[in-house]
Molecule: Fluoride riboswitch aptamer (crcB RNA motif)
Organism: Actinomycetes bacterium
RNA sequence: AUUACAGGAGGCGAUGGAGCUCGCCGAUAUGCGCCGCAAGGCUGAUGGCUCCUUUUGGUUG
Numbered sequence: 001a002u003u004a005c006a007g008g009a010g011g012c013g014a015u016g017g018a019g020c021u022c023g024c025c026g027a028u029a030u031g032c033g034c035c036g037c038a039a040g041g042c043u044g045a046u047g048g049c050u051c052c053u054u055u056u057g058g059u060u061g
Base pairs, nucleotide, nucleotide: 010025011024012023013022016052017051018050019049020048021047033042034041035040
């Protein structure tokens, strides 16, 4: 330097993406919001922080 084989840098935290950080779980796992008999109703784009995007409200041009 090349070739072959094997293993590995995982997933999740109620609606988008990224970075940092915390926690949980180990694929048979974690996770998949709350109230209400029902009809129906309520909060939040984050687990937390920051930025972007979507949506909503106000003001100005």